The RNA shown here (transfer RNA) has 71 nucleotides and comes from a Candidatus Magasanikiibacteriota bacterium.
Its Rfam family is "tRNA". It is annotated as a transfer RNA.
The sequence is in RNAcentral, with records from ENA.
Its mean pLDDT, the model's own confidence on a scale to 100, is 80.
Taxonomically the source falls in Candidatus Magasanikiibacteriota (Bacteria, Bacteria candidate phyla).
RNA sequence: GCGGGUAUAGUACAGCGGCAGUAUGCUUCCUUCCCAAGGAUGAGAGACGGGUUCGAUUCCCGUUACCCGCU
Numbered sequence: 001g002c003g004g005g006u007a008u009a010g011u012a013c014a015g016c017g018g019c020a021g022u023a024u025g026c027u028u029c030c031u032u033c034c035c036a037a038g039g040a041u042g043a044g045a046g047a048c049g050g051g052u053u054c055g056a057u058u059c060c061c062g063u064u065a066c067c068c069g070c071u
Stems, first nucleotide, its partner, number of pairs: 001070007010024004018054001026042001028040003047063005
């Protein structure tokens, strides 16, 4: 330099053109003499910039970071 892939909550991962979810962690409450365990509740997120579309996390382009391969 070229090609491919990944980027979603504190962490690890799903997902689909119209509702953003799971586990765990965190807040509050219940249970208990206390802790742990268990139960309930709540907050918390699609790398960045454009384009297409009535509507984009999703499709397209570019940038950035990381990973793999080739040279």